[in-house]
The RNA shown here (glmS glucosamine-6-phosphate activated ribozyme aptamer) has 167 nucleotides and comes from Rubrobacter sp.
The model forms 86% of the base pairs in the Rfam consensus.
Parts: sequence; C1' cells; structure tokens
RNA sequence: GCGAAACACAAAGCGCCAGGACUCCCCGAGCCCACCGGGCGGGGGAGUUGACGAGGCAGACGUUCAUCGAGUUAUUCGGCGGGUGCGUCUCGGCAGACGGGCGGUCGAUAGGGUGGCGACAAAUCCCGGCGGUGACGCCGGGGACAAAGCGCCUCCCACGCCCGGGC
Repeated sequence: GCGAAACACAAAGCGCCAGGACUCCCCGAGCCCACCGGGCGGGGGAGUUGACGAGGCAGACGUUCAUCGAGUUAUUCGGCGGGUGCGUCUCGGCAGACGGGCGGUCGAUAGGGUGGCGACAAAUCCCGGCGGUGACGCCGGGGACAAAGCGCCUCCCACGCCCGGGC
C1' cells in the first nucleotide's frame, strides 16, 4: 500500500462518478500569424464540479421519470445506486350500538372532495475569515424571497352488499 473481516458513526434533492465542463502538471516531430513571441489544436497524469430547501415511512415483495416550489449567464446536464411514491398481498382504522365476509378508501392524527386562509425555508445575494498553485472547498455573520399531495377553518358527499346475532 492492497484485500478480507469485525465494531462504531453517517441517508433520502440522499450517496457515488467512467461522459461532459473546468483547473494544474508533463509530453510533443502539428497548424496559423502582422514573428523569436503569440494564438489554436493533440496525447498523458492528477484534481475540481456534479440537487437549494419544504414535505413524505404499518409490514413484506415488486417497480421507476415518486410531491412542492427556490436559484444561476451556465451542468440542479448526463450516468449509476438508493429512496418515505406507486402496484399486489398481510395487518390495522373507517359517520357516537355487535360479529363475520366481500367491496371501497386510507395508514395509527388511518373515508373522499370543493372552497378559503396560512407559513422566520435554504441555497443564490452581501460582509468577514481559513485551506488550496488553481479549478474550488469549508467556517462565521447579515438581510430577504416560495409553493404544495404541508397546517388550520368551512361546507358537501360517503360506509354499499351478504350472513348471523341483539334491541
């Protein structure tokens, strides 16, 4: 240094990087010019970048473009993995009496829909600082700006069918 194993920590705009873009170093017999210098291009190596928050998890299996806005002149592009979405099944709830089955719809704050109202978001930005040759990374401070399947309120619709029991 590599590999394996064990333990601990770390997650969902979360993790990773081989495309692209950018930076530095090296190589070089290329091309152009107004020429002793400059510009363009090629190869190799090492790096940098690669989602800003809000919201979202009954269990198992499966599956991939799985809600909402914010931002830059530009890549938050592209790829891979994963994922609170979705599908099937199991379990559980469902109008202020009971049990079971089917159906529907949700997920423990547990039926659906309309309308109204609501919010200290974070990055971007500004100031200061640290690291790096650099691309860039990190820290502290300041001031803002959202939407929703999020929160609150109102109204409307809804437990249908079958069997049994009880009043």
The source organism's lineage runs through Bacteria, Bacillati, Rubrobacteria, Rubrobacterales and Rubrobacter.